A computed fold for a 350-nucleotide RNA from a soil metagenome, annotated as Bacterial RNase P class A. It matches the Rfam family "Bacterial RNase P class A". Its family is annotated with tRNA processing, ribonuclease P activity and dimeric ribonuclease P complex in the Gene Ontology. The family's RNA type in Rfam is ribozyme. RNAcentral holds the sequence, with entries from MGnify.
RNA sequence: AGGCGACCGGAUGGUCGCGCGUUGUCGGGUUUACCCGGCGGCGUGAGGAAAGUCCGAGCUCCACAGCGCAAGGUAGCGGGUAACGCCCGUCCGCCGCGAGGCGAGGAAUAGCGCCACAGUGACGAUGCCUGCCAGCGACCCUCGGGCCGUCGGCAGGAGUGAAACGCGGCAAGCUCUACCCGGAGCAAGGCCAAAUAGGAGGGCACAACCCGGUUCGCCGGGGGAAGGGCGCGCUGCCCAGCUCUCGGGUCGGCCGCACGAGCCGGCGGGCAACCGUCGGCCUCAGAUGGAUGGCCAUCUCCGGCGGCGCUUCGGCACCGCCGGGACAGAACUCGGCUUACAGGUCGCCU
Numbered sequence: 001a002g003g004c005g006a007c008c009g010g011a012u013g014g015u016c017g018c019g020c021g022u023u024g025u026c027g028g029g030u031u032u033a034c035c036c037g038g039c040g041g042c043g044u045g046a047g048g049a050a051a052g053u054c055c056g057a058g059c060u061c062c063a064c065a066g067c068g069c070a071a072g073g074u075a076g077c078g079g080g081u082a083a084c085g086c087c088c089g090u091c092c093g094c095c096g097c098g099a100g101g102c103g104a105g106g107a108a109u110a111g112c113g114c115c116a117c118a119g120u121g122a123c124g125a126u127g128c129c130u131g132c133c134a135g136c137g138a139c140c141c142u143c144g145g146g147c148c149g150u151c152g153g154c155a156g157g158a159g160u161g162a163a164a165c166g167c168g169g170c171a172a173g174c175u176c177u178a179c180c181c182g183g184a185g186c187a188a189g190g191c192c193a194a195a196u197a198g199g200a201g202g203g204c205a206c207a208a209c210c211c212g213g214u215u216c217g218c219c220g221g222g223g224g225a226a227g228g229g230c231g232c233g234c235u236g237c238c239c240a241g242c243u244c245u246c247g248g249g250u251c252g253g254c255c256g257c258a259c260g261a262g263c264c265g266g267c268g269g270g271c272a273a274c275c276g277u278c279g280g281c282c283u284c285a286g287a288u289g290g291a292u293g294g295c296c297a298u299c300u301c302c303g304g305c306g307g308c309g310c311u312u313c314g315g316c317a318c319c320g321c322c323g324g325g326a327c328a329g330a331a332c333u334c335g336g337c338u339u340a341c342a343g344g345u346c347g348c349c350u
Stems, first nucleotide, its partner, number of pairs: 001350008010299007018045012047327001051338002054336005059185004072180004076090005091105001092103004106176002111174002113170003123166001128157006135150003139146002189255004199246006209222005227239004262281008300325008309316002
């Protein structure tokens, strides 16, 4: 000067406040149990990416005879894993002096398509030069031939170009081959369940008064709304049986939901990813208009300025002042990838 990997990502205290858990006390709900609320104590409270929601899963519901097609995805070889498009090892190709990095690395003799510019020609072919062979025509001739032109064939060459005829190259164009693949997502889904309206079923009422019957308990007929609304009263008008139970949905509440493919350490296996085993830990929060915050002090880190000192003149140490401490914040949970990130630490290597 670089390469790779791992890690930290402000600390302590005070004070005010918030969520969750636990505990004490007071009050309420029927004394206890249990629940709710108020006020206290104690404990605990974001990340390496919680992000993008790009892959793969767990879990839940829906769908589902079997086979195939379509659609989508993956692609050297081997291994790891619950699984993966992730990770590890390795071969090959490319980049780099190197440590290392990158790879969209199956098939071009199944078929289609494409190959810029230049060049005759880019897979369909033949423009130029040279040589040879055959045909035709003109000229010369010692009639054997020579020479010139032209057409065709063969071979070589120059030139263009990344590639020039070679079963060319491209699958990062279609395609073929092998393998994988049902859909939607915690607003999944499950449970409890109010008022009003609507649904089903049951019970009660239809008075007072009049007539008839009567076993004196009532029964039958006639009669008729006594309730509510228009603020109240009168008048007038309008509406209407009352009540209980059951079941479904809504508001609301609870669960899902915080112990998990968990974290740490030892030993063993493996080049490694990783696996096995033993021990320890709960330190990994849990909201649902969504808590995890604000302020102050001291310290720490970084930057700037000033002063002083040392100096191998590149800088270094100390003191003071000022400013700053990134990217970003859980929402069912994991495994990855990608992206963002002030500043800093460690290890190995060139």